Notes:
This is a predicted complex of two RNAs, RNase P RNA and transfer RNA, with 441 nucleotides together. It holds a member of the Rfam family "Bacterial RNase P class A". Rfam's curators write: Ribonuclease P (RNase P) is a ubiquitous endoribonuclease, found in archaea, bacteria and eukarya as well as chloroplasts and mitochondria. The family's RNA type in Rfam is ribozyme.
RNA sequence: CGACCGGGCUGGGCGACCGCGUGCCGUCGGUACGAGGAAAGUCCGAGCUCCAGACGGGCUGGGUGCUGGGUAACGCCCAGGGGGGGCGACCCCACGGAAAGUGCCACAGAAACAUACCGCCCGUUUCGGCGGGUAAGGGUGAAAUGGCGCGGUAAGAGCGCACCGGCGGCCGGGUGACCGGUCGGCCAGGCAAACCCCACCCGGAGCAAGGCCAAGCAGGGGGGCGAUUCCUUCGGGGAUCGCAGAAGGGCGCCCGACCCCGCCCCCGGGUAGGCCGCCUGAGGCGGCGGGUAAUCGCCGUCCUAGAGAGAUGGUCGCCGCCGGAGCGAUCCGGCACAGAACUCGGCUUACAGGCCCGAUCGAGUC
RNA sequence: GCCCCCAUAGCUCAGAUGAAUAGAGCGGCCCCGUUGCGAGGGGACAGGCCGUCGGUUUAAAUCCGACUGGGGGCA
Numbered sequence: 001c002g003a004c005c006g007g008g009c010u011g012g013g014c015g016a017c018c019g020c021g022u023g024c025c026g027u028c029g030g031u032a033c034g035a036g037g038a039a040a041g042u043c044c045g046a047g048c049u050c051c052a053g054a055c056g057g058g059c060u061g062g063g064u065g066c067u068g069g070g071u072a073a074c075g076c077c078c079a080g081g082g083g084g085g086g087c088g089a090c091c092c093c094a095c096g097g098a099a100a101g102u103g104c105c106a107c108a109g110a111a112a113c114a115u116a117c118c119g120c121c122c123g124u125u126u127c128g129g130c131g132g133g134u135a136a137g138g139g140u141g142a143a144a145u146g147g148c149g150c151g152g153u154a155a156g157a158g159c160g161c162a163c164c165g166g167c168g169g170c171c172g173g174g175u176g177a178c179c180g181g182u183c184g185g186c187c188a189g190g191c192a193a194a195c196c197c198c199a200c201c202c203g204g205a206g207c208a209a210g211g212c213c214a215a216g217c218a219g220g221g222g223g224g225c226g227a228u229u230c231c232u233u234c235g236g237g238g239a240u241c242g243c244a245g246a247a248g249g250g251c252g253c254c255c256g257a258c259c260c261c262g263c264c265c266c267c268g269g270g271u272a273g274g275c276c277g278c279c280u281g282a283g284g285c286g287g288c289g290g291g292u293a294a295u296c297g298c299c300g301u302c303c304u305a306g307a308g309a310g311a312u313g314g315u316c317g318c319c320g321c322c323g324g325a326g327c328g329a330u331c332c333g334g335c336a337c338a339g340a341a342c343u344c345g346g347c348u349u350a351c352a353g354g355c356c357c358g359a360u361c362g363a364g365u366c
Numbered sequence: 367g368c369c370c371c372c373a374u375a376g377c378u379c380a381g382a383u384g385a386a387u388a389g390a391g392c393g394g395c396c397c398c399g400u401u402g403c404g405a406g407g408g409g410a411c412a413g414g415c416c417g418u419c420g421g422u423u424u425a426a427a428u429c430c431g432a433c434u435g436g437g438g439g440c441a
Base pairs, nucleotide, nucleotide: 001362002361003360005358006357007356008355009354010353012319013318014317015316016315017314018313020034021033022032023031024030025029036337040348041347043346044345045344046343047342048206049205050204051203055256056255057254058253059252061202062201063200064199065198066080067079068078069077070076081095082093083092084091085090096197097196101195102194103191104190105189117138118137119134120133121132122131123130124129146164147163149161150160151159165187167184168183169182170181171180172179173178210276211275212274213273220267221266222265223264224263225242226241227240228239229238230237231236248260249259250258283302284301285300286299287298288297289296290295320335321334322333323332324331325330367440368439369438370437371436372435373434376392377391378390379389385424394411395409396408397407398406417433418432419431420430421429
């Protein structure tokens, strides 16, 4: 110097004038604060609120999936293990189980849980072929009886041997996933983002949740169901009521328990106003300490939007950054993704540019 | 704010819970038919990155994830 990798910060700043929202003070007015790293998607987890079911069992349904930590929790983060990619720094993984069972592997091929088309060897032959052995070679395919090499054999084959892989036993190390050593004989795959098995986790809705105040209509009408009561020719009819109680109802399904207890349907009418929820939080910043880290503990300090058809805008100047022209002075143009609406912890997606730290590879120079 | 569905030929839609060459109707084109047009009949005709990107798998329109666009429901 070039290429590449990992991490952090930022993503416009300053001033003037006019114009906005909230809080406080207050006579006009003054003063403090005022969109994000993603505010987005709504993919996860919570806090908070309400619910007759949410309590205890069982079935169903859904989610996660190596190990150990972190966290309020998570499907997130950190560290490690294994596998894969890359020369490397580093990066990626939906990473439990195929010997619990069921299922799929089309076409091609002889054959895809099972086999012999060609070939090779042996015997035979009327020379067309027939019988036996074989799975190393060839062909087919994504995948073919572990791989490569040597020996052996009639020809072959883990048949035997050395190395490697897989499986199993034993020993050692590690909290663990696993790793190392040694022994054994040979081993008939792949797919679970196939059904499934195993381990762990899971009430439902959501701030338009939900409370308070005020106002207003029609305490409306009809039907069903049920209760009480009267009559009865026992078929049923009438009145009252929806208060206590029964039937009934509350759960994806069932049981126990516990509740609602006054129900269901149709027609019609009124209201949609104000206040709270609404920002003090698993909070921000700084320092010290523990821990490889994620993160945790202690001390100090700060309060940093709360709108409600929904506030941050306009103009000018200077600076910053980028591109182009120019010898230069300078001139021209541009500056990303994008706006809180209860609040957080993450993930994912979008993003012009700028600054900083560290590492790898390559070339050159001293 | 929450919950669901869809995207396949020019148009409207099928596509057995992975296996062939991805189909049907209408429309287009060609032929027959007619003086000519139309209706009608026939066709072995043309036309498709199955919304986009990535992943699983030997194999993806189909299974999984992310994004884009469209539609519906509750409140």